[in-house]
Context: one part of a larger RNA
Molecule: small-subunit ribosomal RNA, central domain
Organism: uncultured prokaryote
RNA sequence: CUGGGCGUAAAGCGCGCGUAGGCGGUUUGUUAAGUCAGAUGUGAAAGCCCAAGGCUCAACCUUGGACGUGCAUUUGAAACUGGCAGACUUGAGUACACCGAGGGGAUGGUGGAAUUCCCGGUGUAGAGGUGAAAUUCGUAGAUAUCGGAAGGAACACCAGUGGCGAAGGCGACUGUCUGGACCAAUACUGACGCUGAGGUGCGAAAGCGUGGGGAGCAAACAGGAUUAGAUACCCUGGUAGUCCACGCCGUAAACGAUGUCAACUAGCCGUUGGGAGUCUUAGUAUCUCAUUGCCGGAGCUAACGCAUUAAGUUGACCGCCUGGGGAGUACGAUCGCAAGAUUGAAACUC
Numbered sequence: 001c002u003g004g005g006c007g008u009a010a011a012g013c014g015c016g017c018g019u020a021g022g023c024g025g026u027u028u029g030u031u032a033a034g035u036c037a038g039a040u041g042u043g044a045a046a047g048c049c050c051a052a053g054g055c056u057c058a059a060c061c062u063u064g065g066a067c068g069u070g071c072a073u074u075u076g077a078a079a080c081u082g083g084c085a086g087a088c089u090u091g092a093g094u095a096c097a098c099c100g101a102g103g104g105g106a107u108g109g110u111g112g113a114a115u116u117c118c119c120g121g122u123g124u125a126g127a128g129g130u131g132a133a134a135u136u137c138g139u140a141g142a143u144a145u146c147g148g149a150a151g152g153a154a155c156a157c158c159a160g161u162g163g164c165g166a167a168g169g170c171g172a173c174u175g176u177c178u179g180g181a182c183c184a185a186u187a188c189u190g191a192c193g194c195u196g197a198g199g200u201g202c203g204a205a206a207g208c209g210u211g212g213g214g215a216g217c218a219a220a221c222a223g224g225a226u227u228a229g230a231u232a233c234c235c236u237g238g239u240a241g242u243c244c245a246c247g248c249c250g251u252a253a254a255c256g257a258u259g260u261c262a263a264c265u266a267g268c269c270g271u272u273g274g275g276a277g278u279c280u281u282a283g284u285a286u287c288u289c290a291u292u293g294c295c296g297g298a299g300c301u302a303a304c305g306c307a308u309u310a311a312g313u314u315g316a317c318c319g320c321c322u323g324g325g326g327a328g329u330a331c332g333a334u335c336g337c338a339a340g341a342u343u344g345a346a347a348c349u350c
Base pairs, nucleotide, nucleotide: 004321005320006319007304008303012318014202015201016200017199021195022194023193025088026087027086028085029084030083031082033081034080035077036076037075038074039073040072041071042070049065050064051063052062053061054060091192092189093188094187095186104178105177106176107175108174109173110172111155116150118148119147120146121145122144126137127136163170164169207248208247209246210245211244212243216242217241221237222236223235224234259317260316261315262314263313264312267295269293270292272290273289274288275287276286279283299306300305323350324349325348332343333342334341335340
């Protein structure tokens, strides 16, 4: 340097942005770095290969030839790759005027239902809980019911293999600020592109720091049951936490267990958001773009299955895997307040 792989067997970084690098649309001219051809020099001897010769043969030895894929110089070629100069519009992007969709994000305000606590009224002996009970609450008046007030958290129905977001994720109503995508037409820029080692940002829950908040729920903990035991499942309580602000942490079955981008390859039926035009007068059928689903063919696959949203057929770039255990451990390093995270072996053993 080379092989085969990565949905489920080992293997796609949790997800973006982006540096270096790798790769890169159509066309004209030029150059000649890569590329191709010729020539010259060199490529020691020995060895290998070929031919001839010498030891009686052979091994061995001698002579000659060939080879020496390379390097340098030089002369040419110009299709392809590269460089330079110019042009193009299909890739990519921008603008304008629209219009529409959306739980996309940040922040402020508002609302009703419910739980709990408190105050007051009615009212009396139970309530609660379970498989059955008990702990528990209640004559100091509970549970139930009516009225009032406080406070925190979450937003029933709508709700949908429906929407938005790169992923994590996002759901009451409303104001302000703000990101992205889609459709259609025109104009413009003119390859500005794809991927992306390092790097950098975002990143559920739990956890940590400081300060608030605390209704419900609830690790830990306590008690009651169950049981042979019961450090559990069930019940009664209950603190961190869950909530807010700021700052850390950086991990998940972070899953489609499927990296990103592009092209091509039978169909059928839905869904969401646009557009076109026809019939016709309210909606139906048709075409088209984008999204999201269920089936199904070729093909692929060990099978299951995937199947234009590919796991099909190809290209570009990155990441990762290489028997099980030891082990995602030890050591070292970096990061972190810590918890720990990232990187990541070996002996030994089967």